[in-house]
Parts: sequence; C1' cells; structure tokens
RNA sequence: ACUUAUCUGUCGCCUAAUUGGUCAUUCGUUUGACCGUGCGGGGGACCCAACUGUGGGGUGUAUCUCGCGACGCGAGAAGGGCACCUUCCCGCCCUAACCCGUCAGCUAACCUCGUCGGCACUGGAAGGGAUAGGU
Repeated sequence: ACUUAUCUGUCGCCUAAUUGGUCAUUCGUUUGACCGUGCGGGGGACCCAACUGUGGGGUGUAUCUCGCGACGCGAGAAGGGCACCUUCCCGCCCUAACCCGUCAGCUAACCUCGUCGGCACUGGAAGGGAUAGGU
C1' cells in the first nucleotide's frame, strides 16, 4: 500500500434550482460578467386528436366536493413533503403564489428559458450505500 472480516462514529430538509472554470473586483468565492456541467421548463412537423368569449393557456402537489353565522372559516376526498437510499409501521405538516395576453393539443429535427428562495432537530424496524478512525 492492497484485500478480507469486525467494531465505533458520521451522512441536514423543501425546491428544477447542483457544480467546474476564466476574467475583473474584494480583506475575503466578497461582488459582477462569461463559458461549461447536472437538473428543470417552454415553443415547435407528419400522423393522431380536438377546440374556438361565459376567452384560452403556462410553472407548481397546491385541485375538487359539501356545509356555514359567508369571500372567510370548517370538514372530507384527492394530491404533495417529513432528514444518506429503499420498503414497512406509527405519527406530523402543506394544499400557495405567480406568469402570458386573445395565442400555443401531441410533436422528430430544431429554437429558447431557469438554475432562485426558504428553513431546521430529523419517530421505530429490516436491508443496502458512502465516508473517517480502530482491531
């Protein structure tokens, strides 16, 4: 140094929103610009499908039904999230917001856009993975 076995510790969450580099700037990856990488979205043929004012459509889980003292609240269904990953059990939480502007179905080639922001202690069992250290 490598391999095998074993022991102990550790692994943040939502969201597409990760990460590498160059230049300038700064006390400092501080700030800005640019090019990639990964992830995500939109437009866009044939064929197929379908509609056209009560307009229509997009991102997103964020919709629907019912009730009420009524534009807000409550309940339910459905959908979404919960701590490295998967499965099971238990429980908890959310169901917003924004955009296009009369226009867009699907859609190969092709074109184009985003990569923000917000949080925090994360119950149990089985199996698996990565990593650090010990024997």